[in-house]
Context: one part of a larger RNA
RNA sequence: UGACGGGGGCCCGCACAAGCGGUGGAGCAUGUGGUUUAAUUCGACGCAACGCGCAGAACCUUACCUGGGCUAGAAAUGGCAGGAACCUGGGUGAAAACUCGGGGUGCUCUUCGGAGAAUCUGUUGUUAGGUGCUGCAUGGCUGUCGUCAGCUCGUGUCGUGAGAUGUUGGGUUAAGUCCCGCAACGAGCGCAACCCCUGUUGUUAGUUGCCAUCAUUAAGUUGGGCACUCUAGCAAGACUGCCGGUCGUUAAGCCGGAGGAAGGUGGGGAUGACGUCAAGUCCUCAUGGCCCUUAUGUCCAGGGCUACACACGUGCUACAAUGGCGCAUACAAAGGGCAGCUAACUCGCGAGAGUACGCGAAUCUCAAAAAAUGCGCCUCAGUACAGAUCGGAGUCUGCAACUCGACUCCGUGAAGGUGGAAUCGCUAGUAAUCCCUGAUCAGCAGGCAGGGGUGAAUACGUUCCCGGGCCUUGUACA
Numbered sequence: 001u002g003a004c005g006g007g008g009g010c011c012c013g014c015a016c017a018a019g020c021g022g023u024g025g026a027g028c029a030u031g032u033g034g035u036u037u038a039a040u041u042c043g044a045c046g047c048a049a050c051g052c053g054c055a056g057a058a059c060c061u062u063a064c065c066u067g068g069g070c071u072a073g074a075a076a077u078g079g080c081a082g083g084a085a086c087c088u089g090g091g092u093g094a095a096a097a098c099u100c101g102g103g104g105u106g107c108u109c110u111u112c113g114g115a116g117a118a119u120c121u122g123u124u125g126u127u128a129g130g131u132g133c134u135g136c137a138u139g140g141c142u143g144u145c146g147u148c149a150g151c152u153c154g155u156g157u158c159g160u161g162a163g164a165u166g167u168u169g170g171g172u173u174a175a176g177u178c179c180c181g182c183a184a185c186g187a188g189c190g191c192a193a194c195c196c197c198u199g200u201u202g203u204u205a206g207u208u209g210c211c212a213u214c215a216u217u218a219a220g221u222u223g224g225g226c227a228c229u230c231u232a233g234c235a236a237g238a239c240u241g242c243c244g245g246u247c248g249u250u251a252a253g254c255c256g257g258a259g260g261a262a263g264g265u266g267g268g269g270a271u272g273a274c275g276u277c278a279a280g281u282c283c284u285c286a287u288g289g290c291c292c293u294u295a296u297g298u299c300c301a302g303g304g305c306u307a308c309a310c311a312c313g314u315g316c317u318a319c320a321a322u323g324g325c326g327c328a329u330a331c332a333a334a335g336g337g338c339a340g341c342u343a344a345c346u347c348g349c350g351a352g353a354g355u356a357c358g359c360g361a362a363u364c365u366c367a368a369a370a371a372a373u374g375c376g377c378c379u380c381a382g383u384a385c386a387g388a389u390c391g392g393a394g395u396c397u398g399c400a401a402c403u404c405g406a407c408u409c410c411g412u413g414a415a416g417g418u419g420g421a422a423u424c425g426c427u428a429g430u431a432a433u434c435c436c437u438g439a440u441c442a443g444c445a446g447g448c449a450g451g452g453g454u455g456a457a458u459a460c461g462u463u464c465c466c467g468g469g470c471c472u473u474g475u476a477c478a
Stems, first nucleotide, its partner, number of pairs: 001478002003475003007472007015462002019426005026317008034308002042053002064303007073127001078124006086103007107116003129292002132290003138286002140281003143277001145275001150189006156165003169180003195269004200236007209226003214223002239263001242257004247253001319419001323378006335366003340359002345354003385416001390411007432454007
């Protein structure tokens, strides 16, 4: 100087408390361990591994296993030899591949012999290739403490020195934020602000958007209009600016009020200092070293990653009446669409099929929002709750749904009566609850990323648990 303390002081945080809803019990989905297996590819392991890499394993992916092949190789480069390239038929085979034929001669130069570019085949040389090992050799990227308020430097001063001071102290703040004081005076990286979205208004613009007034229609449909909504550019607006305080050190600031759409950081996002964990990643990529080179490379078929006495994590659906079912009926936002989204119509109980309008989209379309609301039935039961499992019949995608897809219809109708010890999230348009969209994607979403609808309860307080910041103290620790 740090680190640590079941030392002290001060202060924060959904840390506790106060509340609301869960997990832990059930069934299923998914990840992991374990076990099994020819293989169940590999990585990730307290927080910070375990719906994680994987924004989507039937083949492919694929790295694993079994079997069948290749060895200048699946792809790159030089020399030599041959053939233009290319198109096409047969045989063997699971395919990869091997083999037997047929057609075919273009472009540039030309002394008409040929030469060259491009491409294919064979051969040869310097070599390729490796998701093989080492993340404890590395770059890059990332997680975490933590959006915590800290981390440092120059000069000066003090100290023999390591170092100290500044950065401590008194107030204050979300903040090393600001003020005052002070052997310090300044500065840098962080904080804040500048950026984006959202909340108010004005202005510009008026189609594909909108419709108050005038006509018109089944319909903003058409004429007309750009007021209003909306869209998206520009601008204004919030700064403790104003007022009060027998609050405060004449300070910084704090409390209350006015005005205002908004008030003291308005709400949300992006933004992550010096560093810590030899944290994670050599399987994104790059790269040192080591290793393989008729194989640890590479091609193909099939299988596996989907196994299942069990254990754990994360979720979904429930256990019902604030509910279930039937009929009727209302209101979003944000997105996607041409190898695409697909209207209307017809067929089918349905998943879907047929035909086909429009739309590269403020124009057409996905698209039905669902909870909500109205009326009716059910009346507390393993039920008109719940839907696992299984049988049958189908649809769609795709060479192909057996291993191993999703969905539909009929039947079947398991556990489950609110869950032990323990444990998680959340302070407001939040929790809870309800749908919608997108990425990946041929197909497949209970996961993920977004969007809106309805919309609470509680916070006395900081003694305690956990994590963190500052000062101080002890130490046989570094």

Small-subunit ribosomal RNA, 3' major domain from a Polyangiaceae bacterium, 478 nucleotides, folded computationally.